The prediction has a mean pLDDT of 87. c-di-GMP-I riboswitch aptamer from Candidatus Nitrotoga sp. HW29, 76 nucleotides, folded computationally. Rfam family: c-di-GMP-I riboswitch aptamer. Rfam links the family to the GO term cyclic-di-GMP binding. Of the family's consensus pairs, 94% are formed in the model. It was read from a public genome assembly, where an Rfam model found it. The organism belongs to Candidatus Nitrotoga, within Bacteria.
RNA sequence: AGCUGAAAAAGGCAAACCCAUUGUGAGGUGGGGACGCAAAGCUUCCGGUCUUGGAAAAGAUAGCGGAGUUACCAGA
Numbered sequence: 001a002g003c004u005g006a007a008a009a010a011g012g013c014a015a016a017c018c019c020a021u022u023g024u025g026a027g028g029u030g031g032g033g034a035c036g037c038a039a040a041g042c043u044u045c046c047g048g049u050c051u052u053g054g055a056a057a058a059g060a061u062a063g064c065g066g067a068g069u070u071a072c073c074a075g076a
Stems, first nucleotide, its partner, number of pairs: 003075003012037002017032006035063001041069003045066003048061005
């Protein structure tokens, strides 16, 4: 430096649901909670899905997949 995640340690994140708040909505944010996650860190670049809209279009999802990028521990 690249690869891998069987076992272990230190730590991390947090689905459903509940409360508050925000948005027309999908959803977001904060608190509780813990189904899971080795990038469930970050970026809508590509595909998918979803929302608003008569349409054009605008948005949501990074916990749908791919790609890019950064990183802890361990192993060979």